This is a predicted structure of a 406-nucleotide RNA (Bacterial RNase P class A). Its Rfam family is "Bacterial RNase P class A". It is annotated as a ribozyme. Its family is annotated with tRNA processing, ribonuclease P activity and dimeric ribonuclease P complex in the Gene Ontology. Its mean pLDDT, the model's own confidence on a scale to 100, is 77.

[in-house]
RNA sequence: CGGGGGCCUGAGGCAGCCGCGUGUCGCAAGAUGCGAGGAAAGUCCGGGCUCCACGAAACAAGGGUGGCGGGUAACGCCCGCCGGCGUCCCGCAAGGGGCGCAAGGGAAAGUGCCACAGAGAGUAUACCGCCGAUGGCGCCUAAAGCGCACAGGCAAGGGUGAAAGGGUGCGGUAAAAGCGCACCGGGGCGCUGGCAACAGGGUCCGCAUGGCAAACCCCACCCGGAGCAAGGCCGAAUAGGGGUCUCGCGCUGAAAGGCAGGCGUGUUUCGCGCCGAGAGACCCGGGUUGGCUGCUAGAGCCGUCGAGCAAUCGCCGGCCCAGAUGAAUGGCUGCCGCCGCGUGGCCGGUCCCUGCGGGGAUACCGCGCGCGGAGACAGAACCCGGCUUAUGACGGCCCCCUGAUG
Repeated sequence: CGGGGGCCUGAGGCAGCCGCGUGUCGCAAGAUGCGAGGAAAGUCCGGGCUCCACGAAACAAGGGUGGCGGGUAACGCCCGCCGGCGUCCCGCAAGGGGCGCAAGGGAAAGUGCCACAGAGAGUAUACCGCCGAUGGCGCCUAAAGCGCACAGGCAAGGGUGAAAGGGUGCGGUAAAAGCGCACCGGGGCGCUGGCAACAGGGUCCGCAUGGCAAACCCCACCCGGAGCAAGGCCGAAUAGGGGUCUCGCGCUGAAAGGCAGGCGUGUUUCGCGCCGAGAGACCCGGGUUGGCUGCUAGAGCCGUCGAGCAAUCGCCGGCCCAGAUGAAUGGCUGCCGCCGCGUGGCCGGUCCCUGCGGGGAUACCGCGCGCGGAGACAGAACCCGGCUUAUGACGGCCCCCUGAUG
């Protein structure tokens, strides 16, 4: 030089004109104020607000959270710290420091799982191996000795695995083993420091329990449900519902009922079931389309000072900053800023020559001028605090890869 990744900043500024949405003023014409985001996104977590349910509390079911302290309205968020792991640096070492990662209660209540490989994956095991002191067998006349590896002993070494019942060393032994000892690690109980997580040290214990709870489970704590299409108000035409009155409703009857009619029960009789009348006037209430509200002044924004390591909080001062509903927030122009290219040596650096007076060059940096360009992710819909995800160019910090050149 080339390619790529992570984190951060940032999301051009000002003015004019023409539009769009909305507030205020105005009889009107019109005037004037304001008008997208850091994520408005995903709707994952926590709240405000609203309605519904509910005596209170506890328990159960279901869901969630999980080191400690702080912040906050609250949180699974944020800050600080503790312990763990990784990496780098310093140091002979012990150890110390920087940076990063991580859902970090309980595995000594119980259940379950641990692929492949491996003899054995937990009531741990014995494949290779080591030993064979003791007993046995053999050689040997016998003892001694030697051999075999039958009984048996061991788990040091090898091997498998993500993981094989502490680690290193010395002793010990036939070979071994916390079998014994020292140090390290671990566990129990006091002490000291710290609000605490925890740290340090003492003493006792040869070590006494494999891992997984992001499997069930246990423990502690938290949680009622639905959501602005919540909820409230107004309410058209048309259609439909309810009530009262009048008239009417095959015959009879005050009514209940009886008789008659039609349809169905495959047909007939019987039986059974169903049906056959509503219209008008007045009144009442609900809903659909639609309109209004909820609706944007709030855990609000900016600034000085103060408290705190920080997250954050407090005092004071100032400010008002979208409310659309098929849904506004746009377009053009100018100047400045940014980027690229070109140009100017009668611009500054820089470089070259020099007789030190000066002369020359323009690759690079800056400057002047001209021309051109500007594209990321994405767009409010009740509001707020977080988290997560997306994000082009320029710029800042850190890192990786490949080759080339020096």